[in-house]
């Protein structure tokens, strides 16, 4: 780097150290000297992972299912993954074809997490 699954409208700082840039990337629209990226501390969060909890199955090795807890491993820590892209579908406007605009469903694309290669 590829694949598979699972998730993705909740939560989380008036801390120090940095110093101009970030929000993946297209088109927006934002964030930023009243301090951005990163790094450190604090904090959410519970995917993996614990459990002397409860149930269910069972080939008696265990497994699925709920709760719970946070020592590890990772992640997160402005905006719905900030919103969008590609399809359909409703409504509206205009209209020759068909273009817009809303507004909903699937999908793509990314991000993380766990297996595999």
């Nucleotide at each position: 780097c590829u694949c598979u699954u699972a998730u993705u409208g909740a939560g989380a700082g008036u801390g120090g150290c940095g110093g101009a840039g970030g929000g993946a990337c297209u088109g927006g629209c934002c964030c930023g000297a009243c301090g951005a990226a990163g790094c450190c501390c604090g904090g959410c969060a519970a995917c993996c992972u614990u459990u002397c909890u409860a149930g269910a199955a069972u080939u008696c090795g265990u497994u699925c299912u709920a709760a719970a807890a946070a020592a590890g491993g990772u992640g997160c820590u402005a905006a719905a993954u900030c919103c969008u892209g590609c399809a359909a579908a409703g409504c509206g406007c205009a209209u020759u074809a068909u273009g817009c605009g809303c507004u909903u469903u699937g999908g793509a694309a990314a991000a993380u997490a766990a297996g595999a290669g």
Predicted 3D model of a 117-nucleotide RNA (SAM riboswitch aptamer (S box leader)) from Oceanobacillus sojae. It was read from a public genome assembly, where an Rfam model found it. Model confidence (mean pLDDT): 83 of 100.